RNA sequence: GGGCGUAUAGCUCAGCUGGUUAGAGCGCGACACUGAUAAUGUCGAGGUCCUUGGUUCGAAUCCAAGUGCGCCCA
Numbered sequence: 001g002g003g004c005g006u007a008u009a010g011c012u013c014a015g016c017u018g019g020u021u022a023g024a025g026c027g028c029g030a031c032a033c034u035g036a037u038a039a040u041g042u043c044g045a046g047g048u049c050c051u052u053g054g055u056u057c058g059a060a061u062c063c064a065a066g067u068g069c070g071c072c073c074a
Base pairs, nucleotide, nucleotide: 001073002072003071004070005069006068007067010026011025012024013023019057028044029043030042031041032040050066051065052064053063054062
């Protein structure tokens, strides 16, 4: 330099063929339980869906560019 993939909660990841409210596990907080922990149960907090622009009545999802990361070729 060329090609491909990827970016969603603190971490690991779902999210189908564009449509209701963006979700799970772990972690975190509160409560219940216990003599007290752990475990378990219930509830809760936590997100500009990488950035910018485009298409569309409607975008996490489609398109383009950029940025970061990974892989391959040279």
Molecule: transfer RNA
Organism: Parcubacteria group bacterium